[in-house]
RNA sequence: GGGCGUGUGGUCUAGUGGCUAUGACGUCGCAUUCACAUUGCGAAGGUCGCCAGUUCGAAUCUGGCCAUGCCCA
Numbered sequence: 001g002g003g004c005g006u007g008u009g010g011u012c013u014a015g016u017g018g019c020u021a022u023g024a025c026g027u028c029g030c031a032u033u034c035a036c037a038u039u040g041c042g043a044a045g046g047u048c049g050c051c052a053g054u055u056c057g058a059a060u061c062u063g064g065c066c067a068u069g070c071c072c073a
Base pairs, nucleotide, nucleotide: 001072002071003070004069005068006067007066010025011024012023018056027043028042029041030040031039049065050064051063052062053061
């Protein structure tokens, strides 16, 4: 330098054009306990990597860029 893949809460993850973006772990609060753990209930936490484009409508499709992984030279 070229080709291909990936990028979604702190971490992992579902979602392939349309409802309020899903769940688990973690965090916080309450209950339970003498206390801890466990368990139950609840809450916070996402500008879906960035910028444009297509569309009535984009996390999803297209282009460019960035980061990262693999392959080729």
A computed fold for a 73-nucleotide RNA from a Candidatus Woesearchaeota archaeon, annotated as transfer RNA. The sequence was found in a public genome assembly. Taxonomically the source falls in Candidatus Woesearchaeota (Archaea, Nanobdellati). Its Rfam family is "tRNA". The family's RNA type in Rfam is transfer RNA.